[in-house]
Context: one part of a larger RNA
RNA sequence: CUGGGCGUAAAGGAUAUGUAGGUGGAAAAUUAACUUCUAAGUCUAAAUUUUAAAUUUUAUUUUUAAAUGAAUUUUUAAAGUAAUUUUCUAGAGUUUAAAAGGAGAUUAUAGAACUUUAGGUGUAACAGUAAAAUGUCUUGAUAUCUAAAAGAAUCUCGAAAGCGUAAGCAAUAAUCUAAAUUAAUACUGACACUGAGAUAUUAAAGUAUGGGUAGCAAAAGGGAUUAGAUACCCCUGUAGUCUAUACCUUGAACGAUAAGUGUUUAUUUUUAGAAAAUUUAGAAAUGAAGCUAACGUAUUUAACACUUCGCCUGGGGAGUAUGGUUGCAAAAUUAAAACUC
Numbered sequence: 001c002u003g004g005g006c007g008u009a010a011a012g013g014a015u016a017u018g019u020a021g022g023u024g025g026a027a028a029a030u031u032a033a034c035u036u037c038u039a040a041g042u043c044u045a046a047a048u049u050u051u052a053a054a055u056u057u058u059a060u061u062u063u064u065a066a067a068u069g070a071a072u073u074u075u076u077a078a079a080g081u082a083a084u085u086u087u088c089u090a091g092a093g094u095u096u097a098a099a100a101g102g103a104g105a106u107u108a109u110a111g112a113a114c115u116u117u118a119g120g121u122g123u124a125a126c127a128g129u130a131a132a133a134u135g136u137c138u139u140g141a142u143a144u145c146u147a148a149a150a151g152a153a154u155c156u157c158g159a160a161a162g163c164g165u166a167a168g169c170a171a172u173a174a175u176c177u178a179a180a181u182u183a184a185u186a187c188u189g190a191c192a193c194u195g196a197g198a199u200a201u202u203a204a205a206g207u208a209u210g211g212g213u214a215g216c217a218a219a220a221g222g223g224a225u226u227a228g229a230u231a232c233c234c235c236u237g238u239a240g241u242c243u244a245u246a247c248c249u250u251g252a253a254c255g256a257u258a259a260g261u262g263u264u265u266a267u268u269u270u271u272a273g274a275a276a277a278u279u280u281a282g283a284a285a286u287g288a289a290g291c292u293a294a295c296g297u298a299u300u301u302a303a304c305a306c307u308u309c310g311c312c313u314g315g316g317g318a319g320u321a322u323g324g325u326u327g328c329a330a331a332a333u334u335a336a337a338a339c340u341c
Stems, first nucleotide, its partner, number of pairs: 003313004007295002012309001014201004021194003025088007033081004039074004049067006091191001092188003095184004103177007110154001115149007125136002162169002206247006215241002220236004258308006266286009290297002314341003323334004
């Protein structure tokens, strides 16, 4: 390599769109090309397999011959693939109606709380801990009342619930945008599936330039603890967290489970419908067959099959070196070998 695999042992790409490529529904006709099949011929190496003969007391072995096998030509009647033409509706899509949703973007508004500022009342503590101290306070704190400002996040409802391709999405209202579902008739007529490269999106942290900064809080300072304490605990506190624009492109980006199609027992709950007592599309629980090394999984498959892509091939060295590409940087991506067990 082949083979065998990818939930947990090595292995599913973070997600989607989609080019090339690969694969692909039903019926009829035609074509010639390929493959398989039927029959016949030609030719030829060996090995393999079978049979017969010889050698040998016999068997194995060996030798010889034939067949098998391989290649090639022609032919038969079919099948498959392909191409062209015509047709179809089960896949796919369009239309109409209905209902649901934290799906996205923008704008406006609301209440609670924290903090700060100003004023009133009021007096000696407050804060913090296992215990303390640093810290705040008679220049009047903490507490309490009134007024104002600013920023961030949206209690209950709330759920094993819902939506989104994933990342993710939750106060209220409006505007704009998108997708899926159900039901029904009509329309198009295979328009489909996957998808190397490619393109788009991509939590948090981080970067650049402006703005903003209430709370929290890497770094930093101080107090404790301790043998020490560059920590855990406490008092402060800057980047950051928020926003606009542009980068970065990573993650236990997890269902550790790629996408699509068909087939295959049951029960219970639940979301959105239709409907009439079932059924469609999701979300969960338990479990039959089957599968699995076991755990478990089991119509949302890890079952039975097919199509396509990605990936794995002992541990370490190493997701490193070097080179290439990307990036402002941080880094990311691609990715070895020596050596060693």
Molecule: small-subunit ribosomal RNA, central domain
Organism: Ethelia umbricola